[in-house]
RNA sequence: GUAUUCCGAGGACUCACCUGUGUGAAAACCAGGGUCGCAAAGCUACGGGCCUGCCGCGCAAUCGCUGCGUAACGGUCGCCGGGCUGCAAAC
Numbered sequence: 001g002u003a004u005u006c007c008g009a010g011g012a013c014u015c016a017c018c019u020g021u022g023u024g025a026a027a028a029c030c031a032g033g034g035u036c037g038c039a040a041a042g043c044u045a046c047g048g049g050c051c052u053g054c055c056g057c058g059c060a061a062u063c064g065c066u067g068c069g070u071a072a073c074g075g076u077c078g079c080c081g082g083g084c085u086g087c088a089a090a091c
Base pairs, nucleotide, nucleotide: 001091002090004089005088013037017033018032019031020030022029023028036078042084043083044082046081047080048079049076050075051074056070057069058068059067060066
């Protein structure tokens, strides 16, 4: 430098689930526990996908309440790709 990975070793992360007068409109996230898995399941929302639908807008109803549609400026990197970084072994 390569990100190629046969077997280990040493480590790292942590699906589901549980807990919390936690954050949030929700999706989801955070902390602790836990451990299905992962060789980038490290970081990054740049492109795509997916999730939610606050504010706004439209329609209906309506005293009010409400319902439907649209909708990201919200979320997801353990959905895929891009970018950046990286242990051990090997070359």

A computed fold for a 91-nucleotide RNA from Comamonas aquatica DA1877, annotated as c-di-GMP-I riboswitch aptamer. Its mean pLDDT, the model's own confidence on a scale to 100, is 81. RNAcentral holds the sequence, with entries from Rfam and Ribocentre. RNAcentral records the identical sequence in 2 taxa.